[in-house]
RNA sequence: UUUAAGGUUUUAUAGGGUUCCGCAGUUUAAAAAUUAUAACUGGUCUGGUCCAAGAUAAAACGCACAGUCUGCUGUGUUCACGGAAGGAUAAAAGCCUGGGAGAU
Numbered sequence: 001u002u003u004a005a006g007g008u009u010u011u012a013u014a015g016g017g018u019u020c021c022g023c024a025g026u027u028u029a030a031a032a033a034u035u036a037u038a039a040c041u042g043g044u045c046u047g048g049u050c051c052a053a054g055a056u057a058a059a060a061c062g063c064a065c066a067g068u069c070u071g072c073u074g075u076g077u078u079c080a081c082g083g084a085a086g087g088a089u090a091a092a093a094g095c096c097u098g099g100g101a102g103a104u
Stems, first nucleotide, its partner, number of pairs: 007061006015051002020048002022045001023042005062077006079099001081102001085097003
């Protein structure tokens, strides 16, 4: 300096916020009170829905090689430090830009 299956998908997780649900509070109406209804506020509310990893996990497909009775079978699929900034969605993020810039 160059090359790359360093591929795709699914299900989860770390993590993430606040549209919806729930939870808490305030106010209005009614009410003796409990309760119930509506609006607003709160993620500095455990949570459910939701978003979610290149450098998390598992699986499937795929890929490489070998074998083969051509149906398939076996083995392998390694490594990976990393900002700031911007973008999407209701919002944020280990999401996307991005295995980027940079570092080694």
The RNA shown here (Guanidine-I riboswitch aptamer) has 104 nucleotides and comes from Pseudobacteroides cellulosolvens. RNAcentral records the identical sequence in 2 taxa. The organism belongs to Pseudobacteroides, within Bacteria. Model confidence (mean pLDDT): 79 of 100.